About this RNA:
RNAcentral holds the full RNA, with entries from ENA. The part of an RNA shown here (large-subunit ribosomal RNA, domain IV) has 355 nucleotides and comes from a Rubrobacteraceae bacterium. The prediction has a mean pLDDT of 87. Lineage of the source: Bacteria > Bacillati > Actinomycetota > Rubrobacterales > Rubrobacteraceae.
Context: one part of a larger RNA
This record gives sequence, structure tokens and C1' cells, in this order.
RNA sequence: CUCUGGUCAAGGAACUCGGCAAAUUGUCCCCGUAACUUCGGGAGAAGGGGAGCUCUGGACGGUGAGGGUCCUCGCGGCCCACAGCUGUCCGGAGCCGCAGAGAAUAGGCCCAGGCGACUGUUUACCAAAAACACAGGUCUCUGCUAAGUCGUAAGACGAUGUAUAGGGGCUGACGCCUGCCCAAUGCCAGAACGUUAAGGAAGGGGGUUAGCCUUCGGGCGAAGCUCCCGACCGAAGCGCUGGUCAAUGGCGGCGGUAACUAUAACCGUCCUAAGGUAGCGAAAUUCCUUGUCGGGUAAGUUCCGACCUGCACGAAAGGCGUAACGAUCUGGGCGCUGUCUCGACCAGAGGCUCG
Repeated sequence: CUCUGGUCAAGGAACUCGGCAAAUUGUCCCCGUAACUUCGGGAGAAGGGGAGCUCUGGACGGUGAGGGUCCUCGCGGCCCACAGCUGUCCGGAGCCGCAGAGAAUAGGCCCAGGCGACUGUUUACCAAAAACACAGGUCUCUGCUAAGUCGUAAGACGAUGUAUAGGGGCUGACGCCUGCCCAAUGCCAGAACGUUAAGGAAGGGGGUUAGCCUUCGGGCGAAGCUCCCGACCGAAGCGCUGGUCAAUGGCGGCGGUAACUAUAACCGUCCUAAGGUAGCGAAAUUCCUUGUCGGGUAAGUUCCGACCUGCACGAAAGGCGUAACGAUCUGGGCGCUGUCUCGACCAGAGGCUCG
């Protein structure tokens, strides 16, 4: 010097990103406990008091030697409760120590806010969380050889279930709610019309040639075979007509206007499928930004309450609240402390020196 323990004057978070670490608290009994609340909670809230030993009084129990009584007399039944022993409780007097839950084990507490309702689950070996799950909500598919899933198949799961069932998607207790847009994309329904494949096919064309004609060069050419074109008939799909947003998604701009100013309930205009309702808002979202005002501090880029100019919240990729809960995150306070001012000492283990 390092590590692991222990103690400390005065101060008490001045340390630090941050009370990290440590300290405080700690058991049982009694008193007493707020806001808020889903009336269960919150609560061990908070905050107080008591606790050992000796002697002694009392109360209520247990046991009960013993006493009384009965008889079918026994190791019997019933009744009484003074002694003794003993349990709990309520008092009184005293004793000792620094200290009586005498050691050990054994919550620090409060206030406010964010997120997630909750108990749970998770990155085996750097993340335990506001992530996942969750009851609850909703949409959708599925009529049973169900849908869906695994398998080439047989077959199996679903399920020895049957729509109060099963699969999938989203949301995520509870409370109050969940606005507008179906133009696009998706899905569902429709089937008149348009378009449309394979295939079929009326008809047409080419090649070949039995035959016929010939000026012997060649020409024409049935059937069959073969190659090609093809009117017309051809589904779903697409077009088309509707529906559907707790489907994928989307939810404007400019100009003017009130008798101070400012602002604009009001008006005009352009565009759109429709132009963001309620609620919330510098927010886990705010760039400018340490916005502005208020609170807390002597002093506050954080925090809390407001404002609204929302760069770029917003309603089941849910919106806003919310008691309880949390090894969660943020701010504040009390207590407490070697975190610090600022270091010191003690014990042990290393290091170092010698060996």
C1' cells in the first nucleotide's frame, strides 16, 4: 500500500451522476394511527410506552393430599374446597449493572410524481425492466371427417371437445370513454354487363398426291395424313356494384375581420375520402429550450403545479384517470451515519524485507 472486519472528537450528505456503500430501524405486549380508497385496504402507517431479578398482596383457573356423603364395598361414584404445587393476569415494595427483547437471529420512515393494474415470466454466463404474460375487452374464422397444426403418407393433435366450444389477430384489472374518413389497400357480399386461359369448334389457308390436263417446261388437284389461322362457345379472377376501420391506414392550406393594442367567436377562398372530437399536453413525446409563470432551495438544465406557440399527443400499435402492488424510474424531507470536511487507530489476510 491492497483486501476483509471493527471503533471514532466536532459537524452530519458538505460526498457523489445518484446517500452507492455503511449506519439507523429491528422481537413481543399495550396505546395510537392521516390523505386517499375499488370500503378489502392504506396499517407493522406515522408516533409513543412497557419488558430483568427478589419479596409481597389480590383475581381467575388447573391439580388436589384431605374432608363429607352414598352404596351393588371397590384401585368405586358424587360433593366441598381451607393446605401444597402450578398457569395467566392485575397491583405494591425493593435489588443490581453503562445497558433487562442485556448475546444471536429479526422493517429505517414519510411526501410527491412517471410507467406498468395486480401475483407471476425473461436475456443459463454484463440488461429483471415501463419488456413478456395476465384475468377482462373486441374483431374474425370454424356446423364437426370443424377451422387450425404436424406429417410424403398412414395417421395424430385439436378433443374422447361441439359455437357458454376451439383456432387466429389486436388490446390489456377497474372507472369514464373510444370521434370523422370506405378515396387507396385488404377483406366480405353480389352477379347483369365488359375482359379473360386451357379446351372445343363452323369456316379458311399451306404441304403432300391417287387422278386429270399439258405447248412436256409444267399446271390443276379429291380423300387421307399433316402444319397453321380461326367466327363462335369457354370458369375463377380482374373490371364493375355495394358493405366494412377494436381491417392496413389517413385525419389540410392561404387571406381578411371587433371603437387602445392584441387576439379572432365571424367571413372569403383553394384543396380533400375526411380534415384531429373528448381528453391530455415543453410530456418515457418539445427541436428552438435551462420556453414562461408559480412552488420548493440562500442558490434548482432535474422535480412538482400551471400556461399552450403539440418542430413531431390523441382515442383498443387504445385516450385520460386510478386505490393496491413494484429488488422499477424521478424529485423532496425526517432519522442515521467515516459518503464527506479529513483523516486516525485496532484485528486478520496479502504485498514488502530476511530466510